About this RNA:
Purine riboswitch aptamer from Halobacillus dabanensis, 102 nucleotides, folded computationally. The sequence was found by an Rfam model in a public genome assembly. The prediction has a mean pLDDT of 76.
RNA sequence: AAUUAAAAUACUUUUGCCUUACGUAUAAAUUUGGAAAUAAGGUCCAAAUGUCUCUACCAAUCCACCGUAAAUGGUUUGACUACGAGAGGGAUUUUCUGCUUA
Numbered sequence: 001a002a003u004u005a006a007a008a009u010a011c012u013u014u015u016g017c018c019u020u021a022c023g024u025a026u027a028a029a030u031u032u033g034g035a036a037a038u039a040a041g042g043u044c045c046a047a048a049u050g051u052c053u054c055u056a057c058c059a060a061u062c063c064a065c066c067g068u069a070a071a072u073g074g075u076u077u078g079a080c081u082a083c084g085a086g087a088g089g090g091a092u093u094u095u096c097u098g099c100u101u102a
Stems, first nucleotide, its partner, number of pairs: 001093002005015004017089004022084004026056001029049007041066002050057001058078003062074003
């Protein structure tokens, strides 16, 4: 500094909250438009599609490709959000300071 909630109650249960491993959704994806860079580059902005779905639609690494042109492709890893159903949590926890020990 934060938390220690609510209802019923005989035990206890339920709801909510917190933590955590999961399931479903979505592939953290695709398409289009505008602008920008050019092998020391490959970017930015906007819109749409995608979910019986709100939100999000990114980051890093690596590989390739484009012989200067207008166009990029792929690999791996890492989330949030919504819903569902489990497990754990019930008064202590975190931070700072001091002392002691190693």